[in-house]
Molecule: Bacterial RNase P class A
């Protein structure tokens, strides 16, 4: 210089006015005035994991769902780190649900001769067997029985690979490698690796098929819930009062119906509080390969409930993307104009 790999950050700047909101303080407390706070790396999809909170619930089970190499890490997590196996790349460095197919049951369209206790279409052999012509009697060539899975050709897959040897042609049929089973060893917590010994080789795919294993999961969500509580609402006990009013009536008794007063619980409208200090930022030192812990130090950074976080101006610049809290964290996922830093890796040139 060109090309590519991984990480971590930034997402208009300043200045002026008018204004929303929400703390403090102050004041003639419907307001005012002064100071201080006011969206994101995704607040978003609501896919997982916890806190939080009712409600359920001796103890185990089944059903249903979920993850699925190992350790590690964390409140947990299906996230993250570190490592092994597999794959891709020249490389940085990426992808992989990556437990069990010698318990069971199911599935391979189409192609092809055969597809699951495999199969001879083409080929190639026909040593041995028979049949037919020939014969110089030694055979020799056709055909069939039969043999073969090395070649072709079909499929995603054809029952281990490449070599040599072997044979009639061929074949783990025999032998070194390689793969592969099994059984010790050695290293490693482990996963899984290295190597010896041994079997000629059986056990072929698909478990995000059903399934077996192993391990995890009680539901419902801040419109959760807790609290305070108006009324010509309305309820229960208990005490007075039955001398009052209404009804039945011609009057009286009498019957039924209403009353006032204390307490008490529930609860509607509405207020309050869950509500924002938190598994927190942020620096610095210490353990740890790291995720990540631990000390110390400093900070307070929205909390509304019709719901705030805008509008205007003026300037600059590279002319500004996706997007907008609603009980909170921790992930992942997705969306993003442009535009900084680090590292690493390849390929060309120069010294």
């Nucleotide at each position: 210089a060109g090309a590519g790999u991984c990480g971590g950050c930034c997402g208009g700047g300043c200045a002026g006015u008018c204004g929303c909101u929400c703390c403090g303080u102050g004041u003639u407390u419907u307001g005012c005035a002064c100071g201080g706070g006011g969206a994101g790396g995704a607040a978003a999809g609501u896919c997982c994991g916890g806190g939080c909170u009712c409600c359920a619930c001796a103890g185990g089970g089944c059903a249903g769902g979920g993850u699925g190499c190992c350790a590690g890490g964390u409140a947990a997590u299906g996230c993250c780190u570190g490592g092994g196996g597999g794959g891709c790349g020249c490389g940085a460095g990426c992808c992989c649900a990556c437990g069990g197919a010698a318990a069971g049951u199911g599935c391979a369209a189409c192609a092809g001769a055969a597809a699951g206790c495999a199969a001879a279409c083409c080929g190639c052999c026909g040593a041995u067997g028979u049949c037919g012509g020939c014969u110089u009697c030694g055979g020799c060539c056709g055909g069939c029985a039969g043999g073969u899975a090395a070649g072709g050709g079909u499929g995603a897959a054809a029952g281990g690979g490449u070599g040599c040897g072997g044979u009639a042609a061929g074949a783990g049929c025999g032998c070194a490698c390689c793969g592969c089973g099994c059984g010790g060893c050695u290293g490693g917590c482990a996963a899984c690796a290295g190597g010896c010994g041994u079997g000629g080789c059986a056990c072929g795919g698909c478990a995000a098929a059903c399934c077996c294993c192993a391990c995890c999961c009680g539901g419902a969500g801040c419109a959760a819930g807790a609290c305070c509580a108006a009324a010509u609402a309305g309820g229960a006990a208990c005490c007075c009062g039955u001398u009052g009013g209404u009804g039945c009536g011609g009057c009286c008794c009498g019957c039924a119906c209403u009353g006032g007063g204390u307490u008490c619980g529930g609860g509607u409208a509405g207020g309050u509080c869950g509500c924002u200090c938190g598994a927190g930022g942020c620096g610095u030192c210490c353990g740890g390969u790291g995720a990540c812990g631990g000390g110390c130090g400093u900070c307070c950074c929205a909390g509304a409930u019709g719901a705030a976080u805008g509008a205007c101006u003026g300037u600059c610049c590279u002319c500004g993307a996706c997007a907008g809290a609603a009980c909170c964290c921790g992930g992942c996922u997705u969306a993003c104009a442009g535009g900084c830093c680090g590292a690493c890796u390849c390929u060309g040139c120069a010294c």